[in-house]
Context: one part of a larger RNA
RNA sequence: UGACGGGGACCCGCACAAGCGGUGGAGCAUGUGGUUUAAUUCGAGGCUACGCGAAAAACCUUACCAGCUCUUGACAUCCUGAUCGCCGCCUAUGUAAUGUAGGCUUCAGUUCGGCUGGAUCAGAGACAGGUGCUGCAUGGCUGUCGUCAGCUCGUGUCGUGAGAUGUUGGGUUAAGUCCCGCAACGAGCGCAACCCUCAUCCUUAGUUACCAUCAUUUAGUUGGGGACUCUAAGGAAACUGCCAGUGACAAGCUGGAGGAAGGCGGGGAUGACGUCAAGUCAGCACGGCCCUUACGGGCUGGGCUACACACGUGCUACAAUGGUGGUGACAAUGGGAACCUAGGCUGUGAAGUCAUGGAAAUCUCAAAAAGCCAUCUCAGUUCAGAUUGUUCUCUGCAACUCGAGAACAUGAAGCUGGAAUCGCUAGUAAUCGCAGAUCAGCAUGCUGCGGUGAAUACGUUCCCGGGUCUUGUACA
Numbered sequence: 001u002g003a004c005g006g007g008g009a010c011c012c013g014c015a016c017a018a019g020c021g022g023u024g025g026a027g028c029a030u031g032u033g034g035u036u037u038a039a040u041u042c043g044a045g046g047c048u049a050c051g052c053g054a055a056a057a058a059c060c061u062u063a064c065c066a067g068c069u070c071u072u073g074a075c076a077u078c079c080u081g082a083u084c085g086c087c088g089c090c091u092a093u094g095u096a097a098u099g100u101a102g103g104c105u106u107c108a109g110u111u112c113g114g115c116u117g118g119a120u121c122a123g124a125g126a127c128a129g130g131u132g133c134u135g136c137a138u139g140g141c142u143g144u145c146g147u148c149a150g151c152u153c154g155u156g157u158c159g160u161g162a163g164a165u166g167u168u169g170g171g172u173u174a175a176g177u178c179c180c181g182c183a184a185c186g187a188g189c190g191c192a193a194c195c196c197u198c199a200u201c202c203u204u205a206g207u208u209a210c211c212a213u214c215a216u217u218u219a220g221u222u223g224g225g226g227a228c229u230c231u232a233a234g235g236a237a238a239c240u241g242c243c244a245g246u247g248a249c250a251a252g253c254u255g256g257a258g259g260a261a262g263g264c265g266g267g268g269a270u271g272a273c274g275u276c277a278a279g280u281c282a283g284c285a286c287g288g289c290c291c292u293u294a295c296g297g298g299c300u301g302g303g304c305u306a307c308a309c310a311c312g313u314g315c316u317a318c319a320a321u322g323g324u325g326g327u328g329a330c331a332a333u334g335g336g337a338a339c340c341u342a343g344g345c346u347g348u349g350a351a352g353u354c355a356u357g358g359a360a361a362u363c364u365c366a367a368a369a370a371g372c373c374a375u376c377u378c379a380g381u382u383c384a385g386a387u388u389g390u391u392c393u394c395u396g397c398a399a400c401u402c403g404a405g406a407a408c409a410u411g412a413a414g415c416u417g418g419a420a421u422c423g424c425u426a427g428u429a430a431u432c433g434c435a436g437a438u439c440a441g442c443a444u445g446c447u448g449c450g451g452u453g454a455a456u457a458c459g460u461u462c463c464c465g466g467g468u469c470u471u472g473u474a475c476a
Stems, first nucleotide, its partner, number of pairs: 001476002003473003007470007015460002019424005026316008034307002042053002064302007073127001077126002079123006088104006107117003129291002132289003138285002140280003143276001145274001150189006156165003169180003195268004200236007210225002214223002239262001242256005318417001322376006334365003339358002343354004383414001388409007430452007
């Protein structure tokens, strides 16, 4: 100087407390461990692994296994020789890759020289190739402490020196934020602000959006309008600016006025010096090592989907604040051409078929759902829906292993969950639906969007994490 203390003082955080809802019990989904297996590819491992890499494992993906098969190779450059089209398509054989046989098809420029370019085949070797190892050789990127308020430097001063001071102290703040004091005076990286978005108003502009006034219509449909909504560009607005109190004449704090918004207005992006030899050689790159008729390449089939069990994360329930039937109002974000599909018809339905509009503020996905009315009357039920049977639909070469959906039948566990444990302070929790990426098909996951919309916070003694000062130490 640090680190540590079941030392002290002060402060903060959904850290506790006060509340609300869960997990832990059930069924299922999903990830992991274990076991099994020819293979169940690999990685991730307290917080910071476990709906994680994976924003889609039937084939492909795919890295794993079995079988078959190739060896200058699926891919790149160089050399020699051959052919000028190459590619592609069809038939037979084979599980396919591939091999064999046959058929169809037949380059460009040019100085007219196999001269140049391009393509294919054959051959030889240099080489290709490796998701093989090492994240403890690395780059890059990322997690975490933590959006915590810290981490340092120059000069000066003090100390033999390591170092100290500044950065400590008194107040204050979300903040090393600001004020005052002070052997310090300044500065840098962080904080804040500058950026995006939401909330108010103004100006400009009105189409595909809007409709107050005037006509018109089944319908903003049409004429018309430029007010309103909205859209999208520019501006205004908030600064403790004003008042009162308090404070040290300070920084600030408390209350008030005005205001759409008030003291950081809400949310986002933004992550200092560093820590964990944290994670990643399988995203990519890269040093070293290793394989080279195989640890490389191709194909078919299987596996990653196994199942005495254990754990994590979720979904659905156990019901009346509910189930079922009917009714029918109000969103926002988004997507659409090998795509989204109106409308009609067929089907109980998934869907099929005809057909229309739309590269979309125009058409469409699209029905929002919780709401309201009626019924059920406390039961393993008109709760719950697992499981199983049958018949179908769709995607796709192909749904056996192993997809999703529909109809009918079946109707399991489950009556609110032990010890323990998680999230959340406001348009939040809870609850309700909607959209998108991935995607042929497949979502209870993920990322967004809006609807309805709470309770509680006395307080900081205690648990956890963190910051500042101080103290002890046989630790570095």

Predicted 3D model of a 476-nucleotide part of an RNA (small-subunit ribosomal RNA, 3' major domain) from an uncultured bacterium.
Rfam family: Bacterial small subunit ribosomal RNA.